Description
Model confidence (mean pLDDT): 80 of 100. Predicted 3D model of a 72-nucleotide RNA (transfer RNA) from a Patescibacteria group bacterium. It matches the Rfam family "tRNA". The organism belongs to Bacteria candidate phyla, within Bacteria.
RNA sequence: GCCCUCGUAGCUCAACGGAUAGAGCUAUCCCGUCCUAAGGGAGAGAUGCGCGUUCAAUUCGUGCCGAGGGCA
Numbered sequence: 001g002c003c004c005u006c007g008u009a010g011c012u013c014a015a016c017g018g019a020u021a022g023a024g025c026u027a028u029c030c031c032g033u034c035c036u037a038a039g040g041g042a043g044a045g046a047u048g049c050g051c052g053u054u055c056a057a058u059u060c061g062u063g064c065c066g067a068g069g070g071c072a
Stems, first nucleotide, its partner, number of pairs: 001071007010025004018055001028042004048064005
């Protein structure tokens, strides 16, 4: 330098182009207890950054940034 895969919550992962982007763990608050713990409940938390296509983009195209792999 060229090619391929990937980037979603603090972490691990989901999501035919169309519903309020969903789950587990963690953390927070509440109940629970003499105090912890177990257990139960509640609410919060994310699409790497732009541009484009589309009525509508996490999803498609493209540039950049980042991670991993292959070729030279």